Predicted 3D model of a 678-nucleotide part of an RNA (large-subunit ribosomal RNA, domain II) from Ruficoccus sp. ZRK36. The prediction has a mean pLDDT of 84. Rfam family: Bacterial large subunit ribosomal RNA. The full RNA is in RNAcentral, with records from ENA.

Context: one part of a larger RNA
């Protein structure tokens, strides 16, 4: 895991409510005692206790009193109900609804076979190097001194087994193991390693010191004790129907994830339309917008103080200003802390009026609730950012199923008391997946736009749709051939300058028309071309502004996609008529709660309230059972909303039911629950 058992608001005492019993201006007995048919009851017992009178500090007075000069006014009273079991809810004390700490304390006890240090007695270190001191001989020296050979064997020396350790790596990590196993690596004459036996401990020992070690335990050891410590905190809390039904907010707080008062729920009594909505009437405001009359902010011009510059200037005058600018004029704006003005709503008030089971109040029991969430609208913070944050306000979730939004708490639609193979509808849809128009009318798009939840500046002879405007049969606009000319190489300049480096000028002639020259070109000329003009051609061309719906801009992480298929509509604007669609509403049938009927209602977390089922024991009544109790398997087109009850067969082999009351160790799925079993 599974099964089966066991597993959590319970007892006293006292206080407050209710409920219901007895007595009632009274109720009531506590210890105790007798009695008894004896662990069960009668009796006695008024000791106290609450009630029946209060007011004042108090004296005291008394239906009154107190205060006060007061005969007044005011405060607290009186004009009558209590008291005592039983029941139930809650509060307080108590372990108090169950399990759970880490701790904290004992002059309460075991531990130093492990593992620190210590004291007593033993016991181990293969085998190689190295070669201090000292010593002897020789050299040497006046005498040391020194310096060589050889001898010795010194050392927290060196190599390196045994023996201690444990570097660094793999491997093992439900191990071979609660620390190991290869391989490599430290120390191995020492502050060495070790065997026996002894001491030292819980705030207490021991520590070459790491908060290490004191029996797989150590910032205070284990076991019992106090102790069922304490937990504003986590998980759990066991039968069933109705009935109504929150709150995530204000204020306080060593308070922020508790907690108290208030708010908002529920019952239970009182009042009886006061609530709530519509109309009506009467209010106050200073938001939205607007303004610029004030307080401040700001753009441009003009006028013109006042300054800065420049000029000019012995002084005192003076002149310039494409600077800076007060006042004031125009013109044209900006404000949460501006207002000459100024709504919509909301709010307040009457009013009766007229609606609907729609409440509201007021006085008790009993609660939950104090993390919100997210969309729209009105704002603050942030960055006019966040599935951000804070605040108002409406709504949903939250506690809300159900249809849409492909899926999708909070979005739209609508609120589920059960049953039905019956009907309208919402939102939203209607080509297949998929229920229902390949439905109709006029458009529109060509981009698969539509179909990235949204998409910018900015760019484009995309296309529709409307306006204004030029220019055209006296022939427009595009295309094609032709002309495109004289004075003239215009003057100046220049080496040259001829339409065309640059500077002035820009006429005038012939003309259908042609510029003292739009571009290219040449050293300068030449050339090609424009403008302008005719001819050819024959009907519409150019130019804006305003708007549909489309196109570029458009880059993200494993394989694309509008939910898919697929679709030129099955896309997108207007219209229009059917249809489909939900637990909606209606039909029919049946529960049940309110109500006097009609009739209305019944979704629910916390929660408050009722009414029931089962279990195990008593009492009394009353039944069944060896012709078969319990208990176990199973069960009737069974009852019953339902928890459950059930005749009636089988096992089974001795006891168990029903009623009406009464007590509770009285319901199981969870608590990393306990226990056994598999």
């Nucleotide at each position: 895991g599974u099964c089966u058992g066991g597993g959590a608001g319970u007892u006293u005492a006292u206080a407050c409510a209710c409920g219901g019993a007895g007595c009632a201006a009274g109720c009531u007995u506590a210890a105790g005692u007798g009695c008894u048919u004896a662990c069960g009851g009668c009796a006695c017992g008024g000791a106290g206790g609450c009630g029946a009178a209060g007011c004042g500090a108090a004296a005291g007075c008394g239906a009154g009193u107190g205060u006060g000069a007061a005969c007044a006014g005011c405060g607290c009273g009186a004009c009558u109900a209590g008291u005592u079991g039983c029941g139930u809810g809650u509060a307080u004390a108590a372990g108090a609804c169950c399990c759970g700490a880490a701790a904290c304390g004992g002059a309460g006890g075991u531990g130093a076979u492990c593992u620190a240090c210590c004291c007593a007695u033993g016991g181990c270190c293969a085998g190689g190097u190295u070669g201090a001191a000292g010593c002897u001989u020789c050299g040497g020296u006046a005498a040391c001194a020194c310096g060589a050979a050889g001898u010795g064997g010194a050392g927290g020396a060196c190599c390196g087994a045994a023996c201690c350790g444990g570097u660094g790596u793999a491997c093992c990590u439900u191990g071979a193991g609660a620390a190991g196993u290869g391989c490599u690596c430290g120390g191995a004459u020492g502050a060495g390693c070790u065997g026996u036996g002894g001491g030292u401990c819980g705030g207490a020992g021991u520590g070459a010191a790491a908060g290490g070690c004191u029996a797989a335990u150590c910032a205070a050891a284990c076991c019992c004790c106090g102790u069922g410590a304490u937990a504003g905190c986590u998980g759990g809390u066991u039968c069933u129907c109705g009935c109504c039904g929150a709150a995530a907010u204000a204020u306080a707080u060593u308070u922020a994830g508790g907690u108290a008062u208030a708010g908002c729920g529920u019952c239970u009594u009182g009042u009886g339309u006061u609530u709530c909505c519509a109309c009506u009437u009467g209010g106050g405001g200073g938001u939205a917008a607007a303004g610029c009359a004030c307080u401040g902010a700001a753009a441009a011009g003009g006028c013109u103080a006042g300054g800065g510059c420049c000029c000019a200037u012995a002084c005192c005058c003076g002149g310039g200003u494409a600077c800076c600018a007060a006042c004031c004029c125009u013109u044209a704006u900006c404000a949460a802390a501006c207002u000459c003005u100024g709504a919509a709503u909301a709010c307040c008030a009457a009013g009766u009026u007229g609606g609907u089971u729609a409440a509201g109040c007021a006085a008790g029991g009993c609660a939950g609730u104090c993390a919100g969430a997210c969309u729209g609208c009105g704002g603050g913070g942030g960055a006019u950012a966040a599935g951000c944050u804070u605040c108002g306000u409406a709504g949903u979730c939250g506690a809300g199923a159900g249809g849409g939004a492909a899926a999708c708490a909070g979005c739209c639609c609508a609120g589920a008391c059960c049953g039905c193979c019956g009907a309208a509808u919402a939102a939203g849809g209607c080509c297949c997946c998929u229920a229902a128009a390949u439905c109709a009318u006029a458009g529109c798009u060509a981009a698969g736009u539509g179909g990235u939840u949204u998409g910018a500046a900015g760019g484009a002879u995309g296309u529709g749709a409307a306006u204004c405007u030029u220019c055209a049969c006296a022939g427009a606009c595009a295309a094609u051939a032709g002309g495109g000319a004289u004075g003239u190489u215009g003057g100046c300049u220049u080496a040259g300058a001829g339409g065309c480096a640059g500077c002035c000028a820009u006429c005038a002639u012939u003309u259908a028309a042609a510029c003292a020259g739009u571009g290219c070109g040449u050293a300068a000329u030449a050339g090609c071309u424009g403008a302008c003009c005719u001819a050819u051609c024959g009907a519409g061309a150019g130019g804006a502004u305003u708007u549909g719906c489309g196109c570029c801009g458009a880059a993200g992480a494993u394989g694309a996609u509008c939910g898919g298929g697929a679709c030129u509509a099955a896309g997108c604007u207007a219209u229009g008529u059917g249809c489909c669609g939900a637990a909606u509403u209606c039909g029919c049938g049946g529960a049940c709660u309110c109500g006097a009927a009609a009739g209305a209602g019944u979704g629910g977390u916390a929660g408050g309230c009722g009414a029931g089922c089962g279990u195990u024991c008593u009492a009394a009544g009353u039944g069944c059972a060896u012709c078969g109790a319990a208990g176990c398997a199973g069960a009737a087109g069974g009852g019953g909303c339902a928890a459950c009850c059930g005749a009636c067969u089988g096992u089974g082999g001795a006891g168990c039911g029903c009623u009406u009351a009464g007590a509770a160790g009285u319901g199981a799925g969870a608590a990393u629950c306990c226990a056994g079993a598999c």